[in-house]
Molecule: transfer RNA
Organism: Myxococcota bacterium
RNA sequence: GGGAGGAUAGCUCAGUGGUAGAGCGACGCCCUUACAAGGCGUGGGUCGGGGGUUCGACCCCCCCUCCUCCCACCA
Numbered sequence: 001g002g003g004a005g006g007a008u009a010g011c012u013c014a015g016u017g018g019u020a021g022a023g024c025g026a027c028g029c030c031c032u033u034a035c036a037a038g039g040c041g042u043g044g045g046u047c048g049g050g051g052g053u054u055c056g057a058c059c060c061c062c063c064c065u066c067c068u069c070c071c072a073c074c075a
Base pairs, nucleotide, nucleotide: 001071002070003069004068005067006066007065010024011023012022013021018055026042027041028040029039030038048064049063050062051061052060
């Protein structure tokens, strides 16, 4: 330098045009003498940044940043 994949809740990840979810974790309650386990509930997100298309964008298009992998080049 070329190519591919990825960035979504604290963590791991789903969601591929109709307005964002799961598991684990956190918090509260129940249970227990107490803890763990278990049950019920609550909170937590400008979906990496900017622009565009669209009635509507996490999703499609363009630019940028970062991470991983492959190839090439230099040494």